This is a predicted structure of a 730-nucleotide part of an RNA (large-subunit ribosomal RNA, domain II) from a Candidatus Bathyarchaeota archaeon. The coordinates come from a structure-prediction model, not an experiment, and the mean pLDDT is 80. The organism belongs to Candidatus Bathyarchaeota, within Archaea.
Context: one part of a larger RNA
RNA sequence: GCCGGGGAGUUCACGAUUGUGGCAAGCCUAAAGGCACAAAGCCUGCAAGCGAAGGGAAACCAACAAGCGCACAAACAGCUUCGGCUGGUGAGGCGCGAGGUCCGAAAAGGCCUGGAGUCACAACCGUGAGACUAGAAACCGGACGAUCUAGCCUUGAGCAGGGCGAAGUCAGGCGAAAGCUUGAUGGAGGCCCGAAAGGGUGUUGACGUGCAACUCACUCCUCAGACUUGAGGCUAGGGGCGAAAGACCAAUCUAGCCCGGUGAUAGCUAGUUCCCUCCGAAGUGGGUCGCAGCCCAGCCCCAAGCGAGGUAGCUGAUGGGGUAGAGCACUGAUUGGAAAGUAAGGGAUCGAAAGAUCCCGCUUUUCUUUCAAACUCCGAAUCUAUCAGCGCCGUAGACCUUGGGAGACGGGUUCGUGGGGGUAAGCUCCAUGUCCGAGAGGGGAACAACCCAGACUGAGGUUAAGGCCCCAAAGUGCUGGCUAAGUGUUAAACUGAAAGGUGUCAUCAGCCCCAGACAGCGGGGAGGUAGGCUUAGAAGCAGCCACCCUUCAAAGAAAGCGUAACAGCUCACCCGCCGAGGCUGAUGGCCCUGAAAAUGGACGGGGCUAAGCCAGCCGCCGAUACCCCAGGGUGCAGUUCAGCACUGCAAUCCGGUAGGAGGGCGUCCCGACUGGGCGGAAGCCAGGCUGUAAGGUCUGGUGGACCGGUUCGGGAGUGAAAAUCCCGGU
Numbered sequence: 001g002c003c004g005g006g007g008a009g010u011u012c013a014c015g016a017u018u019g020u021g022g023c024a025a026g027c028c029u030a031a032a033g034g035c036a037c038a039a040a041g042c043c044u045g046c047a048a049g050c051g052a053a054g055g056g057a058a059a060c061c062a063a064c065a066a067g068c069g070c071a072c073a074a075a076c077a078g079c080u081u082c083g084g085c086u087g088g089u090g091a092g093g094c095g096c097g098a099g100g101u102c103c104g105a106a107a108a109g110g111c112c113u114g115g116a117g118u119c120a121c122a123a124c125c126g127u128g129a130g131a132c133u134a135g136a137a138a139c140c141g142g143a144c145g146a147u148c149u150a151g152c153c154u155u156g157a158g159c160a161g162g163g164c165g166a167a168g169u170c171a172g173g174c175g176a177a178a179g180c181u182u183g184a185u186g187g188a189g190g191c192c193c194g195a196a197a198g199g200g201u202g203u204u205g206a207c208g209u210g211c212a213a214c215u216c217a218c219u220c221c222u223c224a225g226a227c228u229u230g231a232g233g234c235u236a237g238g239g240g241c242g243a244a245a246g247a248c249c250a251a252u253c254u255a256g257c258c259c260g261g262u263g264a265u266a267g268c269u270a271g272u273u274c275c276c277u278c279c280g281a282a283g284u285g286g287g288u289c290g291c292a293g294c295c296c297a298g299c300c301c302c303a304a305g306c307g308a309g310g311u312a313g314c315u316g317a318u319g320g321g322g323u324a325g326a327g328c329a330c331u332g333a334u335u336g337g338a339a340a341g342u343a344a345g346g347g348a349u350c351g352a353a354a355g356a357u358c359c360c361g362c363u364u365u366u367c368u369u370u371c372a373a374a375c376u377c378c379g380a381a382u383c384u385a386u387c388a389g390c391g392c393c394g395u396a397g398a399c400c401u402u403g404g405g406a407g408a409c410g411g412g413u414u415c416g417u418g419g420g421g422g423u424a425a426g427c428u429c430c431a432u433g434u435c436c437g438a439g440a441g442g443g444g445a446a447c448a449a450c451c452c453a454g455a456c457u458g459a460g461g462u463u464a465a466g467g468c469c470c471c472a473a474a475g476u477g478c479u480g481g482c483u484a485a486g487u488g489u490u491a492a493a494c495u496g497a498a499a500g501g502u503g504u505c506a507u508c509a510g511c512c513c514c515a516g517a518c519a520g521c522g523g524g525g526a527g528g529u530a531g532g533c534u535u536a537g538a539a540g541c542a543g544c545c546a547c548c549c550u551u552c553a554a555a556g557a558a559a560g561c562g563u564a565a566c567a568g569c570u571c572a573c574c575c576g577c578c579g580a581g582g583c584u585g586a587u588g589g590c591c592c593u594g595a596a597a598a599u600g601g602a603c604g605g606g607g608c609u610a611a612g613c614c615a616g617c618c619g620c621c622g623a624u625a626c627c628c629c630a631g632g633g634u635g636c637a638g639u640u641c642a643g644c645a646c647u648g649c650a651a652u653c654c655g656g657u658a659g660g661a662g663g664g665c666g667u668c669c670c671g672a673c674u675g676g677g678c679g680g681a682a683g684c685c686a687g688g689c690u691g692u693a694a695g696g697u698c699u700g701g702u703g704g705a706c707c708g709g710u711u712c713g714g715g716a717g718u719g720a721a722a723a724u725c726c727c728g729g730u
Base pairs, nucleotide, nucleotide: 001730002729003728004727005726006725011129012128013127014126015125017123018122019121020120021119022118023117026050027049032044033043034042035041054061055060067096068095069094070093076087077086078085079084098113099112100111101110102109132271133270134269135268139261140260141259142258144256150235151234152233153232154231155230156229157228158227159225161193162192163191164189168185169184170183171182172181173180174179197222198221199220202218203217205216206215237253239249240248274664275663276662277661278660279659284297285296286295287294288293299407300405301404302403303402304401305400309393310392311391313390314389315388316387317386318385319384320383325378326376327375331372332371333370336367337366338365339364340363341362342361345360346359347358348357349356350355411436412435415433416432417431418430419429420428421427441452442451443450456631457630458629460627461626462625466621467620468619469606470605471604475618477617478616479615480614481613482612488608489607499593500592501591503590504589505588506587507586508585509584510583511582512581520577521576522575523574524573526550527549528548531545532544533543556571559570560569561568632654633653634650635649636648637647638646665719667716668715669714670713671712672710673709674708675707676706683702684701685700686699687698688697689696690695
């Protein structure tokens, strides 16, 4: 890994609701006793409980009333255009009224009232229990451990060889002496080197499914001591022991291990087993020691009641609002000016001073400039309320009401629209719609949410989006343009800008032009004059001023190069040659530059000069869409004792996660009835047939002793692919 088997919403009590059944103003027994006994059971027990009346804190009081109206429906009757319409005793429903009681002076108001409950069973749910299964780290109790290891106690054992040479001692020398000194002797030491022994420094070596849950090699440290070591013994879990590292206490230590409390608890994680049918969510608001949870509401499902309206969209009418914008009329801020006033501030002038005048300032008025989330003389769009019309939904029962069951309360979107933050983001926070979530199919190369389109099944046809050279279904389709850049072949969206281009196409405008344009070539381009000034010089051309006149076909007191200054070369301007369009500007189309990040490296690819782009046209392909045929289901109606079957209707029924509701298939056991089996049961293997499915059935083989059936009834340890699931096999 695979295979087989096992493997998770159970049981009890109580409660709410619904259904079925019994009895009913009542219902029901409990413990217990008796009868029968294999057992189920039967009888008594009628105490209690629930109900039959409520209101009030209580004292206390206490409903049998009276009716009226409305809508709807079965039966019934009438009418009918055969679709229905009208009437209508009346169970039931709704409203008003009436009644009881409490508060109150009263009115108003609260609760209640015209008899339905109760017992049993069933289903789903809730509460309490281990409560769907598995999973902690922990906490507590009682035991077991010091054969490992830490420390200590008792008793043993061990340490080659070499070196250094303390004290002391002896001898010599010196000295008055104390003593000093030399030599010898001596043999100290947590001394040195180094085997055994112990350790474990480096190679960050070997090995690294190892020889090994720590080893091997070389190297290294200690090696007479606080040394090493054998045996025996002591200390125990909030305790020991510790030259202290939270080290060690049996491969376990920031609190050992075993068993128990124990199925601890886990708002967390994983898993949770057959089929079909109908409906079908939410990721929002509020609360919460609340933020990974839970509760309430909203949203979904089921049932019941009622019985005709409902209202997401559009239009109109009438109200509401103070945003965007705008404005300065208020409040506040703000630019420049003018006038008047003030003399309490500062300065200047005159004056001996008083004071005067002027400027600044301040105040007011006025003109002017710019502003405002907490300004408004104004003021949209949008929004919102009511009413009306249209649309849509609704007797296949909406809206509303009541009861029961949920799930969900982590949402998301390169989407559309409107906004806040941010340079921006596959960013973040909102509103609204859509889609994904829970949505298949076709397209988009691939691709939850982009485009088309909402899948009951089968067959046929037609289209949508998107496509039609090949991959690859359908045009190497037609007409007219554009592009030369492989631009492009991606666009509704998935970047390419500002700025440039005598690339090219189109349109428009202005001007020149056979009295000859534009370009090119040839010639002329002069004189006064080197204008005046300035200056070393200044001669068209450093600079300043002026910019005239003449000859001319034309020629500037000079547009540029040049010189120290001249010179020189061009230009403007004129003539000739030539002979037909030229110049300028604007707008638009395609294209180019701008244009940089792994690989030769990306239009999906091949490739394409159209198989690219623009405009137009025709044909075709293409989906689970649409149409049509057949079938199934579901809903409604008719018929009927009865969805058992049949008939009709459905343009306005048939996707679906969580989840709700309904109906089935299969397994095991029991009862009743009824069958098969050594002439071969179950199981297993293979195949056939059959049902929408869970499944059923038949045949053959194997196997060798039990096994089925019933539209019967009852009961469950009732369905496996997953849980690093458990056990076994391989």